This is a predicted structure of a 75-nucleotide RNA (c-di-GMP-I-GGC riboswitch aptamer) from a Chloroflexota bacterium.
RNA sequence: CACUGACAAGGCAAACUCUCCGCGAGGAGGGGACGCAAAGCCACGGGUCUCACGCAGAUAGCCGGGUUACCAAGG
Numbered sequence: 001c002a003c004u005g006a007c008a009a010g011g012c013a014a015a016c017u018c019u020c021c022g023c024g025a026g027g028a029g030g031g032g033a034c035g036c037a038a039a040g041c042c043a044c045g046g047g048u049c050u051c052a053c054g055c056a057g058a059u060a061g062c063c064g065g066g067u068u069a070c071c072a073a074g075g
Base pairs, nucleotide, nucleotide: 001075003074004072005071011036012035016031017030018029019028020027021026034061040067041066042065044064045063046062047059048058049057050056
């Protein structure tokens, strides 16, 4: 440097569940761990999903892209 992801530290948290918000897809918080090396952040492209069908929404844990970043054997 961050190609790479051994060991260790630390981090996030699916399903399910409780409370609240939303018409809904879903979201926030608590519990909980299936997993994750960007499962941090951003709806720009594609996909999927929702509705009250509009100049509307959801999903970043579907993929691509952008951007920022912890630790580290090996390289």

It was read from a public genome assembly, where an Rfam model found it. Its mean pLDDT, the model's own confidence on a scale to 100, is 86.